[in-house]
Predicted 3D model of a 99-nucleotide RNA (TPP riboswitch aptamer (THI element)) from Ferrimonas futtsuensis DSM 18154.
Rfam family: TPP riboswitch aptamer (THI element). The literature on the family includes a 2002 paper in J Biol Chem by Rodionov et al., "Comparative genomics of thiamin biosynthesis in procaryotes. New genes and regulatory mechanisms".

RNA sequence: CCGGUCUUGUCGGAGUGCCUUCGGGCUGAGACCGCACUGCGGAAUCCGUGGAACCUGAACAGGUUAGAACCUGCGUAGGAAAACAAGCAACAGCCUGAA
Numbered sequence: 001c002c003g004g005u006c007u008u009g010u011c012g013g014a015g016u017g018c019c020u021u022c023g024g025g026c027u028g029a030g031a032c033c034g035c036a037c038u039g040c041g042g043a044a045u046c047c048g049u050g051g052a053a054c055c056u057g058a059a060c061a062g063g064u065u066a067g068a069a070c071c072u073g074c075g076u077a078g079g080a081a082a083a084c085a086a087g088c089a090a091c092a093g094c095c096u097g098a099a
Stems, first nucleotide, its partner, number of pairs: 001093001004091001006087005011048004017026003032042004054079003060073004
């Protein structure tokens, strides 16, 4: 300098798992709180089409684990929010100067 992959705000989308001797433990950004009765509201977090945030297949297949998580596949699969504004303290990018 630029406003993005960054930051902030508004708007929108999303999930809340596994084990347990029920004390707690594991993973994760997030496993929370209140009302209430398995629904509503709130908080934080993540994601917003350049979309693996999240959902379906799926109580999936192989490896692995205490079990989830994780790795690979499924997957060039099918869906998914079809937004703006501001900013440069930091980060990324670009430019320039000096040593």